[in-house]
RNA sequence: CCGUGCUAGGCGGGGAGCUAGCGGUGCCCUGUACCCGCAAUCCGCUAUAGCGGGGCUGAGUUCCCGUCCGAGGGGCCGGGUCCGGCUUCGGCACCGUGCAAUGCAGCGUUGAUGGCGAGGUCCCAUUCGGUGGGCGACCGCGAACCAGGUCAGGUCCGGAAGGAAGCAGCCUUAAGCGGAUCCGUUCACGCGCAGUGGGGCCACCUCGCCGGAGCAGGCGGCACGGGGCUCACCCGGGGUUCGCGCUUCGACGGCGGGUGCACGG
Numbered sequence: 001c002c003g004u005g006c007u008a009g010g011c012g013g014g015g016a017g018c019u020a021g022c023g024g025u026g027c028c029c030u031g032u033a034c035c036c037g038c039a040a041u042c043c044g045c046u047a048u049a050g051c052g053g054g055g056c057u058g059a060g061u062u063c064c065c066g067u068c069c070g071a072g073g074g075g076c077c078g079g080g081u082c083c084g085g086c087u088u089c090g091g092c093a094c095c096g097u098g099c100a101a102u103g104c105a106g107c108g109u110u111g112a113u114g115g116c117g118a119g120g121u122c123c124c125a126u127u128c129g130g131u132g133g134g135c136g137a138c139c140g141c142g143a144a145c146c147a148g149g150u151c152a153g154g155u156c157c158g159g160a161a162g163g164a165a166g167c168a169g170c171c172u173u174a175a176g177c178g179g180a181u182c183c184g185u186u187c188a189c190g191c192g193c194a195g196u197g198g199g200g201c202c203a204c205c206u207c208g209c210c211g212g213a214g215c216a217g218g219c220g221g222c223a224c225g226g227g228g229c230u231c232a233c234c235c236g237g238g239g240u241u242c243g244c245g246c247u248u249c250g251a252c253g254g255c256g257g258g259u260g261c262a263c264g265g
Stems, first nucleotide, its partner, number of pairs: 001265006009057003012030004020046005034054005063258006072249005077243007084235002090231001091229002094226006103219002106215002114210008122199006128192002130189007138179004147172004155164003
């Protein structure tokens, strides 16, 4: 160096998560790398570690170790955005109070603010009217006898003339009942653009006189206060996204090193 037969090893790896820890199932990355059974109300293990069964390859371009690069994942920091809370200052709209007569609108020489006077709105009394009730007056009815008048007949007294009481009828009337509401009177009033007298007059309204230029906070402005909303600030947590940010693990790949035993030639 060649050949034969073996063996170690290999037939994927990694991240997060789970877990006391490790590996696997499930998720993600890498990229192509045998098969079957098991596994999330999990499965299998215990210090190099999926378990059980089967198969292929096999010392090499394989495999192992180191190093570089670095897909991707995790943690931290910072920024953006969404959500929640807070409510000091700020913003917005609302309410209240005050200031200010120039900014707007308004009133004012057809006379403002102010001053004087009178009246009304208010109170008391009263008159008148209105409305309602009572009474009177008016109309009608209205008494077997105990109301009146007239009293037929009849009765009584009387010698007579005459006289007396008096039922029915007729007329009238009392109490009472009813009607009417023109009149009188009286009482009352959730009544009156009504009258008279007195009081009051803070305020408002009307009118007259004096006088001659302002008045007025409706909107806007400023200050203060109140409650509300929400943005900003601040606080907190979560989601998402971004950063040639820091850190950690790290696939694929590059480079370097190592890579066994037996027999025969």
Predicted 3D model of a 265-nucleotide RNA (Bacterial large signal recognition particle RNA) from a Thermoleophilia bacterium. The prediction has a mean pLDDT of 75. Rfam family: Bacterial large signal recognition particle RNA. The family's RNA type in Rfam is non-coding RNA gene. Gene Ontology terms of the family: SRP-dependent cotranslational protein targeting to membrane, signal sequence recognition and signal recognition particle, plasma membrane targeting. Rfam's curators write: The signal recognition particle (SRP) is a universally conserved ribonucleoprotein involved in the co-translational targeting of proteins to membranes. Lineage of the source: Bacteria > Bacillati > Actinomycetota > Thermoleophilia. It is recorded under the gene name ffs.